[in-house]
The RNA shown here (small-subunit ribosomal RNA) has 1483 nucleotides and comes from a metagenome. It matches the Rfam family "Bacterial small subunit ribosomal RNA". Its family is annotated with ribosome and structural constituent of ribosome in the Gene Ontology.
């Protein structure tokens, strides 16, 4: 401090989400030490045991047991000693320690008040402390009861209780007065030590009241009767409605009262740059709570955590009659929960209580134990390169793990082992000395550690000690193998469908480290609620519009105050905690000490410029007056034409009407059409205008009535009377509603007739609500300028509408000047951008509304308004990672323009119908190998399947280092080759014979390479993957395009150039021009052909000489000529005329063989279509290896009910035989062409000259011309079929070949929807030749011969190019996508009802217990009184008022569940249509 993630890119908006820090945390892996922290966040659920609150004998009486010692009847008694247990009595049990469950409140904070209060204990001062009485526990006797506990009688003691004296500084007070205590221990000895009484002061602590802070909800708007005040009493330490009686009617609230949820509240903590969020464990203040509700009691102080009392839930003992209990103290249990500990030691330190004390209590506390639960510090040696070994990669060369190990060395932290050993201690008693003292202080002596051990020493040995997450991108680190949208990953984007850096393993890497990840939360990053610090024209957002309250805000000068503001001063902001600095544990953490800091809150003292407040003026905002202007501004009432429609009448005579074509309708009862009269309702042509007017809705024939508003000139009025507006109020198109008129026209629903696959619609014929008045309701619209209102400030130009003023010698125009409105175009600026742009979306101020990711959803729910229709208000669950704007680039349109192609139109001629041949397709079959699929697959691949071709085709049979390559190791002349036999369909497999080179030799041998045989590597493979590939080709398309380099333009993705105006076949070329230039494309440049020349003339030729034949270039000769095959020439819009812009170019037109690329052909831009070949070759990767290799017979590829595709022949007379007859080009020939001759009807055969070719053969060109027939017929057309004889190639012609004669003689009479080719030497039509090949050709490739017709256009179909234009498309229209239905799954709403919570309201009932009252029973203490009695006081029981739980009622409200139901939401391949997006085919 940012990054991912919408898109083909961009920019913006907007969300989602991920890098930090944190935690009382939790789970997985994995775990060596210490040290300081921390640890029941759930069920404020229940809880066995044990322990947490006692203490004092120096208050008081009694005094067990033991021990002494005396007496004894030996039963026991007495005394002293000695003190247990209980009791009475004080003083604490209100602290300390738990928890947070209620509480939204003076609870807490934070600053103040208490003239409205308290206060044991403690400290200081002052004063007292005297005389007397009476009970009562205990104890003892006698009872009750299971216990718990309890009753009656006797009697006792205190610092316990009570009477009386004393009595001021105290308390009252009417100023006279008058009222109010005490207790003693202890000791020899007390005014003196400890204590008691009264009373002042202090500390400290606590009640009480006050400002000001202090969560969410308005889908809670009203609330409140002790309620707001007063007066009297009462009550309290105190103040008060704090309780009561009256008496007023008040109090609180949109600045949220009351309700509702929820929650301790602070100091801090977390985070963060800060402002803020978020939070409230530990520790530190305060507050509530003690099993759940109620209540007083003691007392300084409770309405009391381990005290009473009642009521209730639970539990537990019980003799059934009754009792008893409260761990939210420490520990430990159970139950729930992802989840939080030992039923430990110790009063040694610190602290509390109680004691004169010593002590005694203290789960407060120190201190251990568990737990990586946090944060801090320590360790897990060094050295070692042949870079072993293994393990992963690997281009096989290596690389890498990696100094890592091995190996060699030292040192001992830290852990274990033994042994020492400071420190936490201060104090406490005894004694002595000082001393007035027993206070205090010195000195000695004794005495006190639960726990913890720093540290220092011995010993042994590297020996006990590393793991976890990650590795596309964000984000630091990558390779191999498996797996194959399967398994499974994921925090987002998103990996995974055979080459996965994403999944699961290895191997290496990264990043932390005794931890490392995940998971939940929190702040952060998000300026993603914006105070700091956002926005509303289109992204989400301006209320429809105006009036107007409460608030906000608010012009110019003075004057005062000093509230806001601002400075000084001073209190207070506890303490830890944060921050600095220092110091203390070896360091750190942690802990100590100093400061700063706590941004606040209070008080004082000052300033006075703003803001406020009062005063008092001013006019520049606003209002007012006069004088004029302009309008569909408003309501209400008359009038008026033109059309509509209907009646009535006249003319008239068949149709009308209405559509894309049609029908429905209408019309001989007379329609349409026309005339003339009438009626009746709505709405105003022409003027009519980016022109008026009005707040907005909205307003349009004329009149006249009343009425609102603006604007201009002017002014000697008023003096800030103003902006703006949450609640409110008024107004509001259209539809719609209610009542009650009216209804010509037009028209939802309805009906009918079209379209249609359907057509509840588009189009037509009809047609009712409604449209139209009046009263009234609805209150909504893309009510839009999608832009709230005022106010000021900022360069301009133009137009238009309402006024005013002024120039030039008057007057009018024109022109200037100015105010108001209303419009376009622009500068800055501003905006994501398109745009705005003095009428701002620019720069400021005021005020109000509204926004905060799509979707559910403007739905549910609740509340209002509404007759209803609905309308305002208005969520969640849930579920996506986008939804979304503006602008770019393509693509695309049943948008637009412009152009161009045999696109189409004019033609000519086929296909589609017949028979045949060919490919597909099905079919079938053991197999009918395979591949090619719209154009771009099908007479393709295949330029030629009998057998071989030929294949994982099929049946059968055989090989197994192999039909082929190359390498090792052995063998050793055996094999191989050759010959020959067996067997077989071959292949093959058996089995004999035959004997090899080269080299060195010591003549024994040895030693090599070919070959073989074995045995290993490997061969093989026309198996798969054209969606892993090269390479090649196809198509768009010989279409006019595709690009780049600078500049410039835009935030950018991109534009510009390449658009435009013109031309052209062309992005060809002018010309303009922020473009300037350049490259593949087009053109040329290359073959051929069309005239010419020149140059060679054999094998071509022969004019002319000259020989020869029956004839022939046959000879000789020539190069003229054809022609052959090589070099040039020629054509450029060059030349003229018109057009065009003086161009570029078109038009004509002269000249030439040849005219505007002269025909033809090779040439194929960026690129598209995962197009087509793995079977032409070449290759990854996968599969196979006695088979998916090899080889070998024999079938099949040719199979036929059928479909299409392409063709060949034909249906005939422009025609068919027959006969006679002319004229090519182009080729190809030796395993070939093949002449002549002979035979053959004829294929053909024999035989055989020439010819490696202009010489020689194939070779006879056909169409044509010439003549004979033939006479419109299934024929003298047409040939399929099919039978007989033959030929030929070939080892073979059954499947399954060609060809010939002879016989046979089918279908077809010109082809239905459709649909294909061509623009000139073309189409048509005719024959020839080639290559494939042993043979086969109707295909293919090619050559010449004959040889048209039409257009001269560009509405339309098809396909192209540019330019523009919409877009929700970008896998780009074969695109995109919406609705209902089926189905599966989640939530959620409604629901007859049904189960529970809450917190009130009434009624009734009524515990404890204060207060009242009453007191007949009871009573010791004081009075009277010898007494006995009596008063005084008290006090049970009673009775009232209050009042917890409880019951009932009748309501609110929350939540649960519900058969059914009822919309959403989300699901790779369901139906059904086609609503949106292009004019989306009806905008």
């Nucleotide at each position: 401090a940012g990054g991912g993630u919408u898109u083909g890119a961009u920019c913006c908006u907007g969300g989602c989400u991920c890098a930090g820090a944190a935690u009382g945390a939790a789970c997985g892996u994995u775990g060596g030490c210490g040290g300081c922290g921390u640890g029941g966040a759930u069920u404020a659920g229940g809880c066995a045991u044990g322990c947490a609150a006692g203490u004092c004998g120096a208050g008081c009486g009694a005094g067990a047991a033991g021990c002494u010692u005396c007496c004894u009847u030996c039963g026991g008694g007495g005394a002293g000693u000695g003190g247990a247990g209980a009791g009475c009595g004080g003083c604490g049990g209100a602290a300390g320690g738990g928890a947070c469950a209620g509480u939204a409140a003076c609870a807490c904070g934070u600053a103040g008040a208490u003239u409205a209060c308290g206060u044991a204990c403690c400290c200081u001062c002052g004063g007292g402390u005297c005389c007397g009485g009476a009970a009562u526990a205990g104890c003892a006797g006698c009872g009750g009861g299971a216990a718990a506990c309890u009753g009656c009688u006797g009697g006792u003691a205190a610092u316990g209780c009570c009477g009386g004296a004393u009595a001021a500084u105290a308390u009252c007070u009417u100023u006279g007065g008058a009222u109010c205590a005490a207790a003693g221990g202890u000791g020899u000895g007390a005014u003196u030590c400890c204590g008691c009484c009264c009373g002042a002061g202090g500390a400290g602590c606590g009640g009480u009241c006050u400002g000001c802070g202090u969560c969410c909800u308005a889908u809670u708007a009203g609330u409140u009767u002790g309620u707001u005040g007063g007066u009297g009493g009462g009550g309290u330490a105190a103040c008060g409605g704090c309780c009561u009686a009256c008496c007023a009617a008040g109090g609180c609230a949109u600045u949220g009262a009351u309700g509702g949820g929820u929650a301790g509240c602070g100091g801090g903590u977390g985070u963060g740059a800060g402002a803020g969020c978020a939070u409230g464990a530990c520790c530190c203040g305060c507050g509530u709570c003690a099993c759940u509700g109620g209540g007083a009691c003691u007392g300084a102080g409770a309405c009391a955590c381990u005290g009473c009392c009642c009521a209730g839930a639970c539990a537990c003992c019980u003799a059934c009659g009754g009792g008893u209990g409260g761990c939210u103290g420490c520990a430990g249990u159970c139950g729930a929960g992802a989840a939080u500990c030992u039923u430990c030691g110790g009063c040694a330190a610190u602290g509390g209580g109680c004691g004169a004390a010593a002590g005694c209590c203290u789960g407060a506390c120190c201190g251990a134990g568990c737990g990586a639960c946090g944060c801090c510090g320590c360790g897990u040696c060094g050295g070692g390169a042949u870079g072993a070994a293994g393990g992963c990669c690997u281009u096989c060369g290596g690389g890498u793990u990696g100094u890592a190990a091995a190996c060699c060395g030292c040192u001992g932290u830290c852990a274990g082992u033994g042994g020492g050993g400071a420190g936490g201690a201060a104090g406490g008693c005894u004694g002595c000395g000082u001393g007035a003292a027993g206070a205090g202080c010195g000195c000695a002596g004794u005495u006190u550690g639960a726990c913890c051990u720093a540290u220092c020493u011995u010993c042994a040995g590297a020996g006990g000690a590393a793991g976890g997450a990650c590795g596309g991108g964000c984000u630091a680190a990558g390779u191999u193998c498996g797996u194959g949208c399967c398994a499974g990953c994921a925090g987002c984007c998103g990996c995974g469908g055979u080459a996965a850096g994403a999944c699961g393993a290895a191997c290496c890497g990264u990043c932390c480290a005794a931890a490392c990840g995940u998971u939940a939360u929190u702040c952060g990053g998000a300026a993603u609620u914006a105070c700091u610090g956002g926005g509303c024209u289109u992204a989400a957002a301006g209320g429809g519009u105006g009036c107007g309250u409460a608030g906000g805000c608010g012009g110019c000068g003075u004057u005062a105050c000093a509230a806001g503001u601002c400075a000084g001063g001073u209190g207070u902001g506890a303490a830890a905690u944060c921050c600095c600095u220092c110091a203390g544990c070896u360091u750190a953490a942690c802990u100590g000490a100093g400061g700063a800091a706590c941004u606040g809150c209070g008080c004082u003292u000052g300033a006075u410029a703003c803001u406020g407040u009062a005063g008092u003026g001013c006019u520049a905002g606003a209002g007012g007056g006069a004088g004029g202007c302009a309008g569909g501004g408003g309501u209400g009432a008359g009038c008026g034409g033109a059309a509509c429609u209907g009646a009535u009448g006249g003319u008239g005579g068949a149709g009308c009407g209405g559509u894309g074509a049609a029908a429905u309708g209408u019309g001989u009862u007379g329609a349409u059409a026309u005339c003339a009269u009438c009626a009746g309702g709505a709405a105003c042509a022409c003027c009519g205008g980016u022109g008026g007017c009005g707040a907005a809705g909205g307003c349009g024939g004329c009149u006249c009535a009343c009425u609102g508003g603006g604007c201009c000139u002017u002014u000697a009025c008023u003096g800030a009377c103003g902006c703006u507006g949450a609640g409110g109020c008024a107004c509001g198109a259209a539809a719609g509603c209610u009542a009650g008129g009216g209804g010509a026209g037009c028209a939802a629903a309805c009906g009918g007739g079209a379209u249609u696959a359907g057509a509840u619609a588009c189009c037509c014929c009809g047609g009712u609500a409604g449209u139209c008045c009046u009263a009234g309701c609805u209150g909504u619209a893309a009510a839009c300028g999608a832009u709230g209102a005022g106010c000021a400030c900022u360069u301009g130009a133009u137009c238009g509408g309402a006024g005013a003023c002024u120039c030039c010698u008057c007057c009018a125009u024109a022109g200037g000047u100015u105010u108001c409105c209303g419009g376009u175009c622009g500068u800055a600026g501003c905006g994501a951008a398109a745009g705005u742009g003095u009428u701002a979306a620019g720069u400021g101020c005021u005020c109000c509304g509204c926004c905060u990711g799509g979707g559910g959803a403007g739905u549910a729910u609740g509340g209002u308004c509404g007759c209803a229709a609905g309308g305002c208000u208005g969520a969640a669950a849930c579920u996506c990672a986008a939804a979304g704007g503006a602008a770019u680039u393509g693509a695309c349109g049943g948008g637009g323009g412009c152009u161009c192609a045999c696109a189409c139109a004019a033609g000519c001629g086929g296909u589609g119908g017949a028979g045949g041949a060919u490919g597909u397709g099905g079919c079938u079959u053991a197999a009918u190998u395979c591949g090619a699929g719209g154009c771009u697959a099908c007479g393709c691949g295949a330029a030629g399947a009998a057998c071989c071709u030929u294949a994982u085709c099929c049946u059968a049979g055989u090989c197994u280092u192999g039909a082929c390559a190359u390498g090792u190791a052995u063998g050793g002349a055996u094999u191989a080759a050759c010959c020959c036999c067996g067997u077989g369909a071959a292949a093959g497999c058996g089995g004999g014979g035959c004997u090899a080179c080269g080299c060195c030799u010591u003549c024994g041998g040895g030693u090599g390479g070919a070959a073989c045989a074995u045995a290993c590597a490997c061969a093989g493979g026309u198996g798969c993957u054209g969606c892993a590939u090269g390479g090649c080709u196809g198509u768009c398309g010989u279409c006019a395009g595709c690009u780049c380099g600078u500049g410039u333009c835009g935030u950018g993705a991109g534009a510009u150039g390449u658009c435009g105006g013109g031309u052209u076949a062309a992005g060809u070329c002018c010309c303009u021009u922020a473009a300037c230039g350049a490259g593949c494309g087009a053109a040329a440049c290359c073959c051929u052909u069309g005239u010419c020349a020149c140059u060679a003339g054999u094998u071509g030729c022969c004019a002319g000489c000259a020989c020869g034949u029956a004839a022939u270039g046959g000879u000789g000769g020539g190069g003229a000529c054809u022609c052959u095959a090589g070099u040039g020439a020629g054509a450029c819009c060059g030349c003229c005329g018109g057009u065009g812009u003086u161009a570029a170019a078109c038009c004509g037109g002269a000249g030439g063989a040849a005219g505007g690329u002269g025909g033809g052909g090779a040439u194929g831009a960026c690129g598209u279509c995962a197009a087509g070949u793995c079977c032409u070759c070449a290759u990854g990767g996968c599969c196979u290896u006695u088979a998916u290799g090899g080889c070998u017979a024999g079938g099949g590829c040719u199979g036929c009910a059928c479909a299409c595709g392409u063709c060949c022949u034909a249906c005939a007379a422009u025609g068919g035989u027959g006969c006679a007859u002319a004229c090519a080009a182009a080729g190809g020939g030796a395993a070939g062409c093949a002449a002549a001759c002979u035979c053959g009807c004829g294929a053909g055969a024999g035989c055989a000259a020439g010819c490696a070719a202009a010489u020689c053969c194939c070779a006879g060109a056909a169409a044509g011309u010439g003549u004979a027939c033939c006479c419109c017929a299934g024929u003298u057309c047409g040939g399929a079929u099919u039978g007989c004889a033959g030929g030929c190639u070939g080892c073979a012609a059954c499947u399954c070949g060609c060809c010939u004669g002879c016989a046979u003689g089918a279908a077809g009479c010109c082809g239905g929807a459709a649909u294909c080719g061509c623009u000139a030497g073309u189409a048509a039509u005719c024959g020839c030749g080639g290559g494939u090949c042993a043979g086969c050709a109707u295909a293919c490739c090619g050559c010449g011969g004959u040889g048209a017709a039409u257009g001269u256009g560009u509405u339309c179909c098809u396909g192209a190019g540019c330019c523009u234009u919409g877009u929700a498309c970008a896998c780009a229209c074969c695109g995109c996508c919406c609705g209902u239905c089926a189905a599966g799954c989640c939530a959620c709403g409604a629901a007859a009802g049904u189960g529970g919570g809450g917190a009130g309201c009434a009624u009734c009932c009524g515990a404890a217990g204060u207060c009242g009252c009453c007191u007949c029973g009871c009573c010791a203490a004081c009075c009277c009184g010898c007494a006995a009695g009596g008063g005084a006081g008290g006090u049970a029981a009673g009775c009232g008022c209050c009042g917890a739980a409880g019951a009932u009622g009748a309501g609110c409200u929350c939540c649960g569940c519900g058969a059914u139901u009822g919309g959403g939401a989300c699901u790779a391949a369901g139906u059904c249509g086609u609503a949106a997006c292009a004019a989306g085919g009806u905008a």
The sequence is in RNAcentral, with records from SILVA.
Its mean pLDDT, the model's own confidence on a scale to 100, is 83.